The RNA shown here (SAM riboswitch aptamer (S box leader)) has 118 nucleotides and comes from Chitinophaga sp. MD30.
The sequence is in RNAcentral, with records from Rfam.
Its Rfam family is "SAM riboswitch aptamer (S box leader)". Rfam's curators write: The SAM riboswitch is found upstream of a number of genes which code for proteins involved in methionine or cysteine biosynthesis in Gram-positive bacteria.
Taxonomically the source falls in Chitinophaga (Bacteria, Pseudomonadati, Chitinophagales, Chitinophagaceae).
The coordinates come from a structure-prediction model, not an experiment, and the mean pLDDT is 85.
RNA sequence: GACUUAUCCAGAAAGGCGGAGGGACUUGGCCCUGCGAUGCCUUAGCAACCAUCUUGUUCACACAACAGGAAAAGGUGCUAAUUCCGGCUCCGGUAGCAAUACCAGAGAUAGAUAAGUU
Numbered sequence: 001g002a003c004u005u006a007u008c009c010a011g012a013a014a015g016g017c018g019g020a021g022g023g024a025c026u027u028g029g030c031c032c033u034g035c036g037a038u039g040c041c042u043u044a045g046c047a048a049c050c051a052u053c054u055u056g057u058u059c060a061c062a063c064a065a066c067a068g069g070a071a072a073a074g075g076u077g078c079u080a081a082u083u084c085c086g087g088c089u090c091c092g093g094u095a096g097c098a099a100u101a102c103c104a105g106a107g108a109u110a111g112a113u114a115a116g117u118u
Stems, first nucleotide, its partner, number of pairs: 001118008013043005021032003026087004044079003049075002052070007083110001088107003092103004
């Protein structure tokens, strides 16, 4: 890098470095930012994917699978805004003669993270 599965409306900031744009990409919005953002480092925290312990069911037992629980010393992750929001498809409503505009819902695509395979 590719593939598979799961999750993505909850949660969690201080200090230092640095000095201009940043919020993945494209586009339209909307935000953040010299009261110093984005980024990097340190510390702290959040969460509970893996690992750990444990209960139940299936099972003769074990393994395993499924459904829960505990803990937070380990491996990751995360700590502005829902993945900040829309774009594509389907569907409902409102206004309008219509073009269209606005409002809501479901899905897809893309992305992020974890675990596994290659």